[in-house]
RNA sequence: CGCGGGAUAGAGCAGCCCGGUAGCUCGCCAGGCCCAUAACCUGGAGGUCGGUGGUUCAAACCCAUCUCCCGCAA
Numbered sequence: 001c002g003c004g005g006g007a008u009a010g011a012g013c014a015g016c017c018c019g020g021u022a023g024c025u026c027g028c029c030a031g032g033c034c035c036a037u038a039a040c041c042u043g044g045a046g047g048u049c050g051g052u053g054g055u056u057c058a059a060a061c062c063c064a065u066c067u068c069c070c071g072c073a074a
Base pairs, nucleotide, nucleotide: 002072003071004070005069006068007067010026011025012024013023020057028044029043030042031041032040050066051065052064053063054062
């Protein structure tokens, strides 16, 4: 240098194919329950989706380019 996969909340992941206002589990905060803790129940905060640009009425999703991580080949 060539090919493939990945980057989405504090952690682990889905959503992408087929564009339509971003979700799940755990964790965190508050309340309930309990003599109390855990468990359990209810509510809440937290991400503009790796960066930039483009297409579009509308982009996590399509296009271009760049960065980083993993693998294959050489």